[in-house]
Molecule: transfer RNA
Organism: uncultured Lachnospiraceae bacterium
RNA sequence: GCCAUUAUAGUACAACGGCAGUACAGCCGCCUUGUAAGCGGCGAAUCCUGGUUCGAUUCCGGGUGAUGGCU
Numbered sequence: 001g002c003c004a005u006u007a008u009a010g011u012a013c014a015a016c017g018g019c020a021g022u023a024c025a026g027c028c029g030c031c032u033u034g035u036a037a038g039c040g041g042c043g044a045a046u047c048c049u050g051g052u053u054c055g056a057u058u059c060c061g062g063g064u065g066a067u068g069g070c071u
Stems, first nucleotide, its partner, number of pairs: 001070007010024004018054001026042005047063005
């Protein structure tokens, strides 16, 4: 320098173009003499910028970061 994959919650991951979910973690409550476990609830996220579309996490262009391959 070129190519491919990838970027979603604190962490690990989902999401036919149509309400962004799950688990763990966090917080609150119940239970317990108390803690843990268990049960119920709550908050929290789409890398940036454009385009297509009635509608974009999803499709397309450019950029940035990460990983891998070639030279």